[in-house]
Context: one part of a larger RNA
RNA sequence: CGUGAAGGAACUAGGCAAACAAAUAGGCGUAACUUCGGGAUAUGCCUUUCCUCCAAGCGCAAGCGAGGAGGACGCAGCGAAGGAUUCUCAGGCGACUGUUUACCAAAAACACAGGUCCCUGCUAAACUCGUAAGAGGAUGUAUAGGGGCUGAGACCUGACCAGUGCCCGUGUGUUAAAGCUGGCGGUCGUACUGUCGCAAGAUUGUACGGCUAACCGGUCUAAGCUACGGGUGAACGUCCGCGGUAACUCUGACCGUGUUAAAGUAGCGUAGUCCCUUGUCGCGUAAGUUGCGACCCGCAUGAAAGGUAUAACGAUCUGAGAACUGUCUCCACGAAUUAUCCG
Numbered sequence: 001c002g003u004g005a006a007g008g009a010a011c012u013a014g015g016c017a018a019a020c021a022a023a024u025a026g027g028c029g030u031a032a033c034u035u036c037g038g039g040a041u042a043u044g045c046c047u048u049u050c051c052u053c054c055a056a057g058c059g060c061a062a063g064c065g066a067g068g069a070g071g072a073c074g075c076a077g078c079g080a081a082g083g084a085u086u087c088u089c090a091g092g093c094g095a096c097u098g099u100u101u102a103c104c105a106a107a108a109a110c111a112c113a114g115g116u117c118c119c120u121g122c123u124a125a126a127c128u129c130g131u132a133a134g135a136g137g138a139u140g141u142a143u144a145g146g147g148g149c150u151g152a153g154a155c156c157u158g159a160c161c162a163g164u165g166c167c168c169g170u171g172u173g174u175u176a177a178a179g180c181u182g183g184c185g186g187u188c189g190u191a192c193u194g195u196c197g198c199a200a201g202a203u204u205g206u207a208c209g210g211c212u213a214a215c216c217g218g219u220c221u222a223a224g225c226u227a228c229g230g231g232u233g234a235a236c237g238u239c240c241g242c243g244g245u246a247a248c249u250c251u252g253a254c255c256g257u258g259u260u261a262a263a264g265u266a267g268c269g270u271a272g273u274c275c276c277u278u279g280u281c282g283c284g285u286a287a288g289u290u291g292c293g294a295c296c297c298g299c300a301u302g303a304a305a306g307g308u309a310u311a312a313c314g315a316u317c318u319g320a321g322a323a324c325u326g327u328c329u330c331c332a333c334g335a336a337u338u339a340u341c342c343g
Stems, first nucleotide, its partner, number of pairs: 001334004006329002010327001015324001025047004033038001035152001049072006057064002073077001086322007093314002098110002114150007127136003154308003158239003163236002165232007173225002179219005185212008194203003240258005267301001268298001279295005
């Protein structure tokens, strides 16, 4: 590699692997759902070779001939080979095509169109590289460029500005160099003076004037910081306790009280988030820690670190089914090659 009684997933983490059926031909026919485009070759059924006859139509004609009727043969008519590789139901995630760990990961990760916020008015934009010159941005100019977050489309996106950040405003707070000015000091000149000296001169001190420092003050103050006031969440973020209460019980619409900047809204919810947990109920099975539908005091959900639902799509992940089989019950036989043995 091939074949296999009966069974047919009992195998296994998992139908992994293998097998089957169907077969991008012609005709008919095709559901839920849906963004009305799809889904869709959905699923499914029939036909397929040859002979005879009829025949629409085309053609000047010869002729070609869709289609129709009857018949023939075989186990089998895309009659071999090659080629072409399942289907359905339900859920999670991601909208989609795409990209990725060259050589253990292809995905739910990245990207994406779309959304929103911030910066940028241009002689040197913001931003980035470079010590600089210079270059990119851009031979562009806010319908442009850069950065952050989110991630199609649908319905939406709640409260809090107390802290941190950012923006705006205000000022008898603080604050640099430079400028101006005072002092001490240095030096030069002039005048006077003490000491030494015959003299020339040397030297000490004082006053005035010029110049001056990396010395000490004063004055004048910018941005910043700080203080105060205001704004800002698709900025970083944060979104509570305790006690009591209804005509059985339970529960608590209700009441009281404390804290806070505000006390988690709509949704969703045992979730890819739930520790307890194999939660409880239902469906599915003879039997179900998985799955689906509900429930909800959620250890520790939650609204662009987006929330919720979603057609289409996916070598995605999870559960179920049809068909099919050596995956298995349970292995057997055969072929090729090799180890090994004999010649």